This is a predicted structure of a 532-nucleotide part of an RNA (small-subunit ribosomal RNA, 5' domain) from an uncultured bacterium.
The full RNA is in RNAcentral, with records from ENA, Greengenes and SILVA.

[in-house]
Context: one part of a larger RNA
């Protein structure tokens, strides 16, 4: 000098940051990923409602009935906005958290892939013809305490499956040309062969399929660098290489069969310990040393271990299956769960915050859009935890008041300090006004370019501005033997105590304790811990 700090004493305001370093311990409760009705059928709701059902009061009556048609409920059809489920699409692989593991192509840096993939987005080319069978929802029956099912019937689609078509594309075959160190690559034409699609429309387009290119994102390989221990010296059988096959988006012992017997190692293999890596941060004149919290990039993980499914992308934090530990429900047959998301609880600890507000902005998902969702984010709350700024007044004022301390009793110090007088009003408090952050989208007009009107603020009645008015409401902490700025008195008497080092204290202690005075820093000051 520094800190994600803690502790002691003290504590006025504001801005910007920052806040479980320990138990990757266990978690009550709420929220954190949905969205689309312009893909689909049915249900419910509202309005209109042909029709049939229904039959009240009234009227007539020979008391048997007749007539009358209200309420009600049903329904074909039409229109409308919406609701929670279902099928389907896109998104749940982003965003958010944590640092357990990892000494590794994990990270950093520089290259490579003639060995690769890429949803949404952009550009270009070609196409969107005609059929089919199911199934959820639903209805009925039924099992179970529940979770969740079973059977039967029946229905739709941009869900699913054939067929047609193939500019382009894949595969096979042989050919020509160019290029490359090369296994080969590229281009061209030929023959054979294979694989697509989904419609809607306001006629402007939207959407779908195939192919090529781009962009973006990813995958893989290599050189170099990346902590400690030799009181760890030998290690390794898919091990090292080859051939062939399988597998993959793709190369590869990645996997397998066979063959060979290799491969690594004192330039430190193997083993053990420790650790996420970096941009950076701290310190230092530098070289270096230490650290990797916040912010940004990469990696790994999601109760522990294993596995795959779906998908452009995962071996998937708030998906699935199996096993383990734990917790919960149970009708004992069986089920449910995963905060290292945001808050919050217990526990651990010297120690670390609110079960807050809002989607107004920025960004993300879905949607044609309106919009919905968003504990991302924007804000607010708490903590002197850090940095920065401001204030606790200014001028004048000697009878050098009183008090206090000391004294050689004359005085000296506190000290212009106070009082008194004259001002000022930052901050806090009061009153009045009061933002920017918000113009896009949407609407109207227009062929278009564009123009026009209007709406939307969590923070927040906040920042800020103005006014009135009172010195009022706002100073402590450590130290004073030397290092090291600052001394006297009393008490104590090797006691009580101090102490970072040297060292103080045994009767005049500038070193202990108190007082007065002084020094330093100041809303802080000291101590402890750690690093340079």
């Nucleotide at each position: 000098g520094a800190u994600g700090a803690a502790c002691g004493c003290u504590g006025g305001c504001g801005g910007c940051g920052u806040g479980c370093c320990u138990a990757a311990c266990a978690c009550a409760u709420g929220c954190a990923a949905g969205u689309c009705g312009a893909a689909c059928g049915a249900a419910g709701c509202u309005a209109u409602g042909a029709g049939a059902c229904g039959g009240a009061a009234g009227c007539c009556u020979u008391c048997g009935g007749g007539u009358g048609g209200a309420a009600g409920a049903c329904u074909a059809a039409u229109a409308g906005a919406c609701u929670g489920a279902g099928u389907g699409g896109c998104g749940g692989a982003c965003g958010g958290g944590u640092g357990a593991g990892u000494a590794a192509c994990g990270c950093g840096u520089g290259g490579g892939c003639a060995a690769c993939c890429u949803g949404c987005c952009c550009c270009a080319u070609a196409c969107c013809g005609g059929g089919g069978g199911a199934u959820a929802g639903c209805a009925g029956u039924u099992g179970g305490a529940a979770a969740c099912g079973a059977c039967u019937g029946g229905u739709a689609a941009a869900a699913c499956c054939g067929c047609a078509u193939a500019a382009g594309c894949g595969c096979a075959c042989g050919g020509u040309a160019a290029g490359g160190c090369a296994u080969c690559u590229u281009a061209c034409a030929g023959u054979g062969u294979g694989a697509a699609a989904a419609a809607c429309u306001c006629c402007g387009g939207u959407g779908g399929u195939a192919u090529g290119g781009g962009a973006u994102g990813g995958g893989c390989c290599c050189g170099c660098g990346u902590c400690u221990g030799a009181u760890u010296a030998g290690c390794c059988a898919g091990u090292u290489g080859g051939u062939g096959a399988g597998g993959u988006a793709g190369c590869g012992g990645c996997u397998c069969a066979c063959c060979a017997a290799a491969g690594c190692g004192a330039c430190g293999a193997u083993c053990a310990g420790u650790a996420g890596c970096c941009g950076g941060c701290c310190u230092g004149a530098g070289a270096g040393g230490g650290c990797g919290g916040a912010c940004g990039g990469c990696c790994a993980c999601a109760u522990u271990g294993g596995g795959a499914c779906u998908g452009a992308g995962a071996c998937a934090c708030g998906g699935c299956c199996c096993a383990g530990a734990c917790u919960c429900c149970u009708a004992c047959g069986g089920g449910a769960g995963g905060c290292a998301g945001c808050a919050g609880u217990g526990g651990g600890g010297g120690a670390u915050a609110u079960u807050g507000c809002a989607c107004a902005a920025u960004g993300g998902a879905g949607g044609a859009a309106a919009c919905u969702c968003u504990g991302a984010u924007g804000c607010a709350g708490c903590g002197a935890c850090g940095c920065c700024g401001c204030g606790u007044g200014a001028g004048u004022g000697a009878a050098g008041a009183a008090g206090u301390a000391u004294u050689u009793c004359g005085g000296u110090a506190u000290g212009u300090a106070a009082a008194g007088c004259u001002c000022u009003a930052u901050c806090a408090g009061c009153a009045g006004g009061g933002a920017a952050g918000a113009a896009a989208g949407g609407c109207u007009c227009g062929c278009a370019a564009g123009a026009g009107a209007g709406a939307u603020g969590a923070c927040g009645g906040u920042a800020c501005c103005u006014g009135a008015g009172u010195a009022a409401g706002a100073a402590g902490c450590u130290c004073c033997g030397g290092c090291u700025a600052a001394a006297u008195a009393c008490g104590u008497g090797c006691c009580a105590g101090c102490a970072g080092c040297c060292g103080c204290g045994g009767u005049a202690a500038u070193a202990c304790g108190u007082a007065u005075g002084g020094a330093g820093c100041a809303a802080g000051c000291g101590u402890u811990a750690u690093c340079c």
The coordinates come from a structure-prediction model, not an experiment, and the mean pLDDT is 86.